[in-house]
The part of an RNA shown here (small-subunit ribosomal RNA, 5' domain) has 534 nucleotides and comes from a metagenome. The RNAcentral record of the full RNA draws on SILVA. Rfam family: Bacterial small subunit ribosomal RNA. Its family is annotated with structural constituent of ribosome and ribosome in the Gene Ontology.
Context: one part of a larger RNA
RNA sequence: GAUUGAACGCUGGCGGUAUGCUUAACACAUGCAAGUCGAACGGUAACAGGCAAAAGCUUGCUUUUGUGCUGACAAGUGGCGGACGGGUGAGUAACGCGUAGGAAUCUGCCUAGCAGUGGGGGACAACUCGGAGAAAUCCGAGCUAAUACCGCAUACGCCCUACGGGGGAAAGAUGGGGAUCUCUUCGGAGACCUGUCACUGUUAGAUGAGCCUGCGUCGGAUUAGCUUGUUGGUAGGGUAAAGGCCUACCAAGGCGACGAUCCGUAACUGGUCUGAGAGGAUGACCAGUCACACUGGGACUGAGACACGGCCCAGACUCCUACGGGAGGCAGCAGUGGGGAAUAUUGGACAAUGGGCGCAAGCCUGAUCCAGCAAUACCGCGUGUGUGAAGAAGGCCCUAGGGUUGUAAAGCACUUUCAAUUGGGAAGAAAAGCUAUGGGUUAAUAACCCAGAGUCUUGACGGUACCAAUACAAGAAGCACCGGCUAACUCCGUGCCAGCAGCCGCGGUAAUACGGAGGGUGCAAGCGUUAAUC
Numbered sequence: 001g002a003u004u005g006a007a008c009g010c011u012g013g014c015g016g017u018a019u020g021c022u023u024a025a026c027a028c029a030u031g032c033a034a035g036u037c038g039a040a041c042g043g044u045a046a047c048a049g050g051c052a053a054a055a056g057c058u059u060g061c062u063u064u065u066g067u068g069c070u071g072a073c074a075a076g077u078g079g080c081g082g083a084c085g086g087g088u089g090a091g092u093a094a095c096g097c098g099u100a101g102g103a104a105u106c107u108g109c110c111u112a113g114c115a116g117u118g119g120g121g122g123a124c125a126a127c128u129c130g131g132a133g134a135a136a137u138c139c140g141a142g143c144u145a146a147u148a149c150c151g152c153a154u155a156c157g158c159c160c161u162a163c164g165g166g167g168g169a170a171a172g173a174u175g176g177g178g179a180u181c182u183c184u185u186c187g188g189a190g191a192c193c194u195g196u197c198a199c200u201g202u203u204a205g206a207u208g209a210g211c212c213u214g215c216g217u218c219g220g221a222u223u224a225g226c227u228u229g230u231u232g233g234u235a236g237g238g239u240a241a242a243g244g245c246c247u248a249c250c251a252a253g254g255c256g257a258c259g260a261u262c263c264g265u266a267a268c269u270g271g272u273c274u275g276a277g278a279g280g281a282u283g284a285c286c287a288g289u290c291a292c293a294c295u296g297g298g299a300c301u302g303a304g305a306c307a308c309g310g311c312c313c314a315g316a317c318u319c320c321u322a323c324g325g326g327a328g329g330c331a332g333c334a335g336u337g338g339g340g341a342a343u344a345u346u347g348g349a350c351a352a353u354g355g356g357c358g359c360a361a362g363c364c365u366g367a368u369c370c371a372g373c374a375a376u377a378c379c380g381c382g383u384g385u386g387u388g389a390a391g392a393a394g395g396c397c398c399u400a401g402g403g404u405u406g407u408a409a410a411g412c413a414c415u416u417u418c419a420a421u422u423g424g425g426a427a428g429a430a431a432a433g434c435u436a437u438g439g440g441u442u443a444a445u446a447a448c449c450c451a452g453a454g455u456c457u458u459g460a461c462g463g464u465a466c467c468a469a470u471a472c473a474a475g476a477a478g479c480a481c482c483g484g485c486u487a488a489c490u491c492c493g494u495g496c497c498a499g500c501a502g503c504c505g506c507g508g509u510a511a512u513a514c515g516g517a518g519g520g521u522g523c524a525a526g527c528g529u530u531a532a533u534c
Stems, first nucleotide, its partner, number of pairs: 001534004006530005013381006019374002021339001026337003030334003035080003040077002043073002047071003050067008087292003096217007105209002110205007118152001120150002127142006158167003172197006180191004218264003225255003230252008267289004271282004294315005317328004345371001347370003353367001354365004384414004394405004418475001420470005428461001433455003437451004478523005483504003489518005499506002
């Protein structure tokens, strides 16, 4: 000199853009952060409507009851999601990360191809009844549906094979329909045709993930030897998959001064800071990877987890209890206590972007987008402009003549950025829906899909950005320093005292070095100090 996720002191007008627990991976009150689908299912607790009955009367309304009939929908069965997104950096010196390669693998949803989707069965929730318990919850009996579950049939391709053969699937839902047929409680239901979404087997792709290897990756030798599943082989097991990954047997190997082992420290990288560079330091925010989710262990489900807001066991802690037993996990967003020099709101909205579910409408989303707080940082703007010598008054100095503050002020003229008030006022919105048209599909003008056209709406921020008008110089300057380094000097006070100090050093009666004042210098909504890095 540059820099910082900074803090402290003094001071403080506005805006934009960023950033904001670096410490206790300390403990957490409260609310919210992952749901969704009725177009899978039996249904109907609530709300709204329809229908039926009854009652009241104000005679067309109100109330009650019944009815899942409709819009919808509590709880339940079932599906998909919950493995993403969000947080933190404790552990880890490791194939963890970075980079370059490899072969023995899996991959829900998505895309493309091929082949299918036939016929049956028995349950279990919800519900009803009974029981246990303070509660959490649980037990028994009975009824019932499905895209839940289980067989049978079929099997191009798939898997196993001794090449003879053997094994293995599926589910429907919904929209539309002119004939024809079946059943009918005469309302309809189904067959049949057709659109969409699903379902099964398999091939390929895409995406994602697992595994192996070369090289690189902090300090200590006041750590020199380390290792028995250890190193290799055979056989088997196990895994999606290679492999001592595991087991049995056999051999005695393997690593190490090119630093093994041990100890300490540490998430890694793109990057960031500095520097002419080489290098040094660092890894906040943003992006990629890894690890973790009260501590330790374990598996279940699933395409994917050994799972932050799932389960089981043990432990510590907190809470409830009828003392028998139960409940919990903010390193999600806010917020609280504590620690600390120190770090924000228990805010708004799903309008946009993205995600989950759903045919869709839509619902959910503390992701996200916004707003609030903080000079924490960077950038921009303002606090007036011109004129004005009687060089006013006052202050300070003085050789008492004057000098300086100083064109500075006052005065005169002008301007109105920003702030204030009033008025106008965007972009961020494209879709989806509806209407008709054309095309595709189809037996079809229906339904569905696509295209362009018209129409109707959808904004948290926010009456925000921006624009115009009104009025007034009006509302807006401090901080550090002035002995040398280092830009900037005098007076008074003090008298080795009080004090200053980054280094050299000042102060013991004329201190440009202490304290005050006047003046000056440097930066400026900041300035200085401290800490840290180059």